[in-house]
Context: one part of a larger RNA
RNA sequence: GCCAGGGAGUGCAUAUGUAUGGCGAGGAUAAGUCUUCAGGACGUAUCCGCAGGGAAACCGAGUGCCCGCAGUUUACAAGGGGCGAGGUGUGAAAGUGCCUUGAGUCAUGUGUAUGCUACCCGAAACCGUUCGAUCUAUUCCUGGACAGGGUGAAGCGGAACUUUGGUUUCGUGGAGGCCCGAAGAGGUGUUGUGUGCAAGCACUCUUGUGAUUUGGGAAUAGGGGUGAAAAGCCAAUCGAGAACGGAGAUAGCUGGUUCCUAUCGAAGUUGGCCGUAGUCAAGUCCUGAACGAGAAGGAUUGGAAGGUAGAGAUACUGAUCUGGGGUUUUGGGGGAGAAAUCCUUCGGCCUUUUGUCAAACUCCGAAUUUCUGAUCUUCGUAGACUUCAGGUGACGGGGACACGGGGUAAGCUCGUGUUCCGAGAGGGGAACAACCCAGACUACAGUUAAGGUCCCAAAAUGUCAGUUAAGUGUGAACGGGUGAAAGGUGUUUCUGGUCUUAGACAGCUGGGAGGUUGGCUUAGAAGCAGCCACCCUUUAAAAAGUGCGUAACAGCUUACCAGUUGAGGCCGGGAGCCCUGAAAAUGGACGGGGCUAAACUGACUACCGAUACUGUAGGCAACCGUAAGGUUUGCGGUAGAUAGGCGUAUGGCUGGGGCAGAAGCAUUCUCAAGAGAGGAUGUGGACCUGGUUGUAAUGAAAAUCCUGGC
Numbered sequence: 001g002c003c004a005g006g007g008a009g010u011g012c013a014u015a016u017g018u019a020u021g022g023c024g025a026g027g028a029u030a031a032g033u034c035u036u037c038a039g040g041a042c043g044u045a046u047c048c049g050c051a052g053g054g055a056a057a058c059c060g061a062g063u064g065c066c067c068g069c070a071g072u073u074u075a076c077a078a079g080g081g082g083c084g085a086g087g088u089g090u091g092a093a094a095g096u097g098c099c100u101u102g103a104g105u106c107a108u109g110u111g112u113a114u115g116c117u118a119c120c121c122g123a124a125a126c127c128g129u130u131c132g133a134u135c136u137a138u139u140c141c142u143g144g145a146c147a148g149g150g151u152g153a154a155g156c157g158g159a160a161c162u163u164u165g166g167u168u169u170c171g172u173g174g175a176g177g178c179c180c181g182a183a184g185a186g187g188u189g190u191u192g193u194g195u196g197c198a199a200g201c202a203c204u205c206u207u208g209u210g211a212u213u214u215g216g217g218a219a220u221a222g223g224g225g226u227g228a229a230a231a232g233c234c235a236a237u238c239g240a241g242a243a244c245g246g247a248g249a250u251a252g253c254u255g256g257u258u259c260c261u262a263u264c265g266a267a268g269u270u271g272g273c274c275g276u277a278g279u280c281a282a283g284u285c286c287u288g289a290a291c292g293a294g295a296a297g298g299a300u301u302g303g304a305a306g307g308u309a310g311a312g313a314u315a316c317u318g319a320u321c322u323g324g325g326g327u328u329u330u331g332g333g334g335g336a337g338a339a340a341u342c343c344u345u346c347g348g349c350c351u352u353u354u355g356u357c358a359a360a361c362u363c364c365g366a367a368u369u370u371c372u373g374a375u376c377u378u379c380g381u382a383g384a385c386u387u388c389a390g391g392u393g394a395c396g397g398g399g400a401c402a403c404g405g406g407g408u409a410a411g412c413u414c415g416u417g418u419u420c421c422g423a424g425a426g427g428g429g430a431a432c433a434a435c436c437c438a439g440a441c442u443a444c445a446g447u448u449a450a451g452g453u454c455c456c457a458a459a460a461u462g463u464c465a466g467u468u469a470a471g472u473g474u475g476a477a478c479g480g481g482u483g484a485a486a487g488g489u490g491u492u493u494c495u496g497g498u499c500u501u502a503g504a505c506a507g508c509u510g511g512g513a514g515g516u517u518g519g520c521u522u523a524g525a526a527g528c529a530g531c532c533a534c535c536c537u538u539u540a541a542a543a544a545g546u547g548c549g550u551a552a553c554a555g556c557u558u559a560c561c562a563g564u565u566g567a568g569g570c571c572g573g574g575a576g577c578c579c580u581g582a583a584a585a586u587g588g589a590c591g592g593g594g595c596u597a598a599a600c601u602g603a604c605u606a607c608c609g610a611u612a613c614u615g616u617a618g619g620c621a622a623c624c625g626u627a628a629g630g631u632u633u634g635c636g637g638u639a640g641a642u643a644g645g646c647g648u649a650u651g652g653c654u655g656g657g658g659c660a661g662a663a664g665c666a667u668u669c670u671c672a673a674g675a676g677a678g679g680a681u682g683u684g685g686a687c688c689u690g691g692u693u694g695u696a697a698u699g700a701a702a703a704u705c706c707u708g709g710c
Stems, first nucleotide, its partner, number of pairs: 001710006011116013026048003032042003052059002064083004071076002085100006119256002122253001126246006137220009146210001148180003151176001155172007184207003189203002192201001222238001224234003259645006269282005285391006294379002298376008310364001311362002317358003323352005329347001331346006397421010426437003441618007451608003454593003460605001462604006473595002486580003490577010507564005513537003518532003543558001547556002619635004623630002646699001648696010664683008
């Protein structure tokens, strides 16, 4: 891991609903007793109800009128509603609280709550009583062990020297928490090993006469011991041992919780809580009951409310740009003067002009919205709206769009409204909870939506007119794929101005002169270093000179003019598509192939395309009906509520089958919406089962589930 078997809302008591039944102003017995042993009889203690109000003392109700649903005699009217009346408490009273025109009680089933283990499994812990020092810590008693080699302290002896203190040297000697190293003890390093050879190994390394090591015996015990102290060790267990018990501790936490179908169907909001992983109340959902006629996020329209978006600025408050004016403002700086004072400048305040702003500004002011009336529509006597009773989940939400607060921003955060996902399938978007279409009872057909129609791949290689040459593009948007400012003599189109057959623009040919080298400056300055001026003449035209150039001249060129050529040219502005700007990490994406349309823009017609819509047939629910049957509406669904069923085991009653083959097992067929039911064949070899009615250790795929097998 797979398979088989096991595996989780139970029992009692009490309370409160509900369904059914008994009796009913009453209902029921409990323990127990008797007995013909039957769901028999007795047992009346006791409990609930028949009266309430009041803290208590205490006091103590049931009568009338009106409306009106069902129904029927159409005017009555059970139940229901309103008013009045009554009891009692309070109060001086007015008033006001509770109650009053009789329904309970017992049993059984079932829902829920509370107490008990209380649906099942799961702690770490806490307490008690015992057992442990054969491991290990320390201590005590009694024993053992330390190959071999090296070094050579003190002391002692000889010799030499000697200042007679001693020194040196040669021997001897054998000290030491000395050295090397075996046994022994330890445990440094390792990218060895690390389901190992080993729950601590291998290699390497340290120590190895000492604070050494070791055998045997003994002592200290769990909030205690022991500790050269690491919270170490106390039997592979230690920041409080182990075993058993309290004990099924408790767990607001995790996981799991077993057959089918039908109807409806949530919430993640508000308030409280030592409350924020929870829970209670409200809201939401379900089921049931009561009542009896209107209800409503719809549309149109009438009336009313308002200060947002926008806008505004001698309409206020506040901010703010520019220029001017005024001002003793006991304002600052600078200047003049002996001072008074004057001048100037910068602020402040006032005034005026120009240009702008505000969530906490408003002279103004929408749309939407809210309230209310009417009409229409929809829903509603098949019972809405409303009220009451019982039950559950939930109280972690998320996305999109619009409008906001915070933030540089975010797949960020906090709000309001709508909507979707949550709990929603189907089609489209390549794939993709919430984007587009669309809300799935079943089957078969047809028609469309979004989106598409070259191939993958259903449907146009469709029609008309343009644009793009960049593979731009082939991407609705978003997650998530960026394409800005600034540029383009790329190209299309619109528009304004201007020149033009009296010949434009560009090209080509020719001219481009004289006074004069203008004056000044300067070494020089001659159109062309610089400064000043920038006139006149001849002309078709030609600058007191546009740019090169020279030391300065020279030289080339331009403006300007003529000729040649022969039809549009030049300068702006707007719009479309395109280009540059243009950057990310493994190789890579229009979904791909590929496409010059199969791209983009505008218009048109076909077709494809869903569980949508329509048709036919069928099922279920609600409703009507005695029934046959019928009409309309409905039938996505998590948590969850409610309803009806299937199956297992075992009783009672009543039936049936079986050696001419029971159960079980295997294969197979049929029926049912399904849980399931029935049959055939084979195997098997002795029990099985229908109907009805009880009872329950009654249904497994999951719990790192338990046991076994493989």